The RNA shown here (transfer RNA) has 71 nucleotides and comes from a Geminicoccaceae bacterium. Its Rfam family is "tRNA". It is annotated as a transfer RNA. Lineage of the source: Bacteria > Pseudomonadati > Pseudomonadota > Geminicoccales > Geminicoccaceae. The sequence was found in a public genome assembly.
[in-house]
RNA sequence: UGGGGGAUAGUUUAACGGUAGAACGACCGGCUCUGGACCGGUUAGUCCUGGUUCGAAUCCAGGUCCCCCAG
Numbered sequence: 001u002g003g004g005g006g007a008u009a010g011u012u013u014a015a016c017g018g019u020a021g022a023a024c025g026a027c028c029g030g031c032u033c034u035g036g037a038c039c040g041g042u043u044a045g046u047c048c049u050g051g052u053u054c055g056a057a058u059c060c061a062g063g064u065c066c067c068c069c070a071g
C1' cells in the first nucleotide's frame, strides 16, 4: 500500500429493516451459624459523523481503532 473480517452493558456473546436480549460481574435484599452456594430484584450498551427509510445495531458513504492474508 492492496484485499478480507471485526467494533453492541464492566467482560463474553445474540438480534428478518419493526420493543436491543442472555450469561458472567457489580450493587441491594432474602435464605443461612457464616456465604464465595442458592433465590429475588436493580444496574448498564449498538465506535464516530452523515445519508436512505414511516422506521437503522442491521442498508449506503466517509472516518477511527483492532485482527488476518498478500506484496
Stems, first nucleotide, its partner, number of pairs: 001070007010024004018054001025043006047063005
Its mean pLDDT, the model's own confidence on a scale to 100, is 81.